Notes: Model confidence (mean pLDDT): 80 of 100. Predicted 3D model of a 539-nucleotide part of an RNA (small-subunit ribosomal RNA, 5' domain) from an uncultured prokaryote.
[in-house]
Context: one part of a larger RNA
RNA sequence: GAACGAACGUUAGCGGCGCGCUUAACACAUGCAAGUCGAGCGAGAAAGGGCUUCGGCCCCAGUAAAGCGGCGCACGGGUGAGUAACACGUAGGUCAUCUACCCUCGGGUGGUGGAUAACACUCCGAAAGGAAUGCUAAUACAGCAUGACGCCACGGUCCUUCGGGGCUGUGAUGCCAAAGCGGGCCUCUCUAUAGAAGCUCGCACCUGAGGAUGAGCCUGCGGCGCAUCAGCUUGUUGGUGGGGUAACGGCCUACCAAGGCGAAGACGCGUAGCUGGUCUGAGAGGAUGAACAGCCACACUGGAACUGAGACACGGUCCAGACUCCUACGGGAGGCAGCAGUAGGGAAUCUUGCGCAAUGGGCGAAAGCCUGACGCAGCGACGCCGCGUGAGUGAUGAAGGCCCUCGGGUUGUAAAGCUCUGUGGGGAGAGAAGAAUAAGCGUGAGUUAAUAUCUCUCGUGAUGACGGUAUCUCCUUAGCAAGCACCGGCUAACUCUGUGCCAGCAGCCGCGGUAAGACAGAGGGUGCAAACGUUGUUC
Numbered sequence: 001g002a003a004c005g006a007a008c009g010u011u012a013g014c015g016g017c018g019c020g021c022u023u024a025a026c027a028c029a030u031g032c033a034a035g036u037c038g039a040g041c042g043a044g045a046a047a048g049g050g051c052u053u054c055g056g057c058c059c060c061a062g063u064a065a066a067g068c069g070g071c072g073c074a075c076g077g078g079u080g081a082g083u084a085a086c087a088c089g090u091a092g093g094u095c096a097u098c099u100a101c102c103c104u105c106g107g108g109u110g111g112u113g114g115a116u117a118a119c120a121c122u123c124c125g126a127a128a129g130g131a132a133u134g135c136u137a138a139u140a141c142a143g144c145a146u147g148a149c150g151c152c153a154c155g156g157u158c159c160u161u162c163g164g165g166g167c168u169g170u171g172a173u174g175c176c177a178a179a180g181c182g183g184g185c186c187u188c189u190c191u192a193u194a195g196a197a198g199c200u201c202g203c204a205c206c207u208g209a210g211g212a213u214g215a216g217c218c219u220g221c222g223g224c225g226c227a228u229c230a231g232c233u234u235g236u237u238g239g240u241g242g243g244g245u246a247a248c249g250g251c252c253u254a255c256c257a258a259g260g261c262g263a264a265g266a267c268g269c270g271u272a273g274c275u276g277g278u279c280u281g282a283g284a285g286g287a288u289g290a291a292c293a294g295c296c297a298c299a300c301u302g303g304a305a306c307u308g309a310g311a312c313a314c315g316g317u318c319c320a321g322a323c324u325c326c327u328a329c330g331g332g333a334g335g336c337a338g339c340a341g342u343a344g345g346g347a348a349u350c351u352u353g354c355g356c357a358a359u360g361g362g363c364g365a366a367a368g369c370c371u372g373a374c375g376c377a378g379c380g381a382c383g384c385c386g387c388g389u390g391a392g393u394g395a396u397g398a399a400g401g402c403c404c405u406c407g408g409g410u411u412g413u414a415a416a417g418c419u420c421u422g423u424g425g426g427g428a429g430a431g432a433a434g435a436a437u438a439a440g441c442g443u444g445a446g447u448u449a450a451u452a453u454c455u456c457u458c459g460u461g462a463u464g465a466c467g468g469u470a471u472c473u474c475c476u477u478a479g480c481a482a483g484c485a486c487c488g489g490c491u492a493a494c495u496c497u498g499u500g501c502c503a504g505c506a507g508c509c510g511c512g513g514u515a516a517g518a519c520a521g522a523g524g525g526u527g528c529a530a531a532c533g534u535u536g537u538u539c
Stems, first nucleotide, its partner, number of pairs: 001539004006535005013387006019380002021345001027342002030340003035071003040068002048059004078298003088222007097215002102211007110144001112142002119134002122131003150175002152171008180203006187196003224270003231261003236258008273295004277288004300321005323334004351377001353376003359373001360371004390420004400411004426475001440460003444456003483528005488509003494523005504511002
């Protein structure tokens, strides 16, 4: 000199864009943060309103709440404890692998059965919750049938790193699947708004091949300190058989062999999430890893599996532990390192705000619902940037202050005065943007037996949290807005008074003991400026 997620002191007008618990991965009151689908399924209220023969009936409404079932909850969001490791970065490998939803292509969807929740009723329990009996449905569950270009077995052939892989053939009976729902047309039953058959469209379902995306696993190289850590290792190193996994492998197991690693630093101890980057520097390098982005790890502490395409799962389950809460003492409930917020710790870090309008995500055919992701607003000079606190004129160089050699000098064009301008504020009104589009309507094409339905192209087409905000215009008023540090040298800026090695200053050198440009005050000056200094840390 530069920098900062800073803090402290004095001071403080406005705006834009960012950033804001670096400490206790300490403990948490309260609210919200993951639901959705009635076009999978069975059942199904009440309040309120209407009618009434007072029994009830109708609307509300096949709505709400709940249940079975599907998809999602493995994303998104947080934190950095642990980890010196294939965790990360980079370059490769997988003939050792998986991949829900999505895209492309091929094939298929027949038939049967038994339950169970909800519900009803009885019971146990303070509660949380649980038990027995009875009833019922499905795209829930279980058999059966069919089935190959799939799997498996056996062969042929080509390639081969000799492990195997590609292509292909044969299985007289080898193995494995499925689910429906909604719309429209039309015929029949027909009083029919209801039902059934047929046709058709859409969304689903099963199976296979390929893709896309995501993930698993393996390897080379790279990046901390200590040698006052020198030897370490028994599933250890390798083999065979077996098991296990989506998959290779001591991953696990039985047996066999006795190996494997190490001064190119094993093992141990300490410290630490890694990277793109960031800061500094001419560079080389050094330091660092807040915010943003990629990867990893974790979710009160430790352990475990279940479900699932995917977890060993932050707002799931089970066990143990510590802690907190409820209890009828028998037993139960909980997990903010999600967003706000509280207490504590600390030098120190924000609102228990608004909205799903936009972007993105989940579910749904859609309308839509959910979304503390996100978009916004609030607080904080925490940072960067921009603007303002007035401009012009004005000499009797006014008054006052300070200095003085008492002549004067200086503050100083500074003020006053005169002429203007208009940052901001107040009042009333006006207009524009973020908007692409969905439903609906119109148009054309495709599908179809069809002018129906459905799908697609094009046109039109509602919705704004921010917010009466930004911005523009009119009227009025200099009106509300300057400080902080320094002035001995380094280092820009000097005199007086007080003090008298005292009180004090100080980054270094050093000042102060009676004329202190270094202490304190004043006048004056210098430097920055809504900031200025101090402290801390890095280069």